Predicted 3D model of a 92-nucleotide RNA (THF (Tetrahydrofolate) riboswitch aptamer) from a sheep gut metagenome. Its Rfam family is "THF (Tetrahydrofolate) riboswitch aptamer". For this family Rfam cites "A disconnect between high-affinity binding and efficient regulation by antifolates and purines in the tetrahydrofolate riboswitch" (Trausch and Batey, Chem Biol, 2014). The RNAcentral record of the sequence draws on MGnify.

[in-house]
RNA sequence: CAGAGUAGGAAGAUACGCGUUAAGUUGUGGAGGAUGGGAAGUUGCCUCCAACCGAAAGCAUUUCUGCUGCGGUGUAUCUUUCGCAUCCACUG
Numbered sequence: 001c002a003g004a005g006u007a008g009g010a011a012g013a014u015a016c017g018c019g020u021u022a023a024g025u026u027g028u029g030g031a032g033g034a035u036g037g038g039a040a041g042u043u044g045c046c047u048c049c050a051a052c053c054g055a056a057a058g059c060a061u062u063u064c065u066g067c068u069g070c071g072g073u074g075u076a077u078c079u080u081u082c083g084c085a086u087c088c089a090c091u092g
Stems, first nucleotide, its partner, number of pairs: 001092003008082010018071003027052001028050006037088003041084001057068004
């Protein structure tokens, strides 16, 4: 000097779910956590709390329930794409 290594994010597909008697999701404020192999750390990510906002239901059925949808819905797998800076360390 060059390379490698990666938290995580986005989109699509599939499968199994949850809710539709409204949780979840988005944004805001606060607290905390993990975060290239190590250290610590902004960005980003995740968890918890609070307030605000907010929805697509229909049919069958005595109820339960089932089906089709809906939700800027959860998880997993695959593909594509984006992706950490400092110091030490690794390879040439």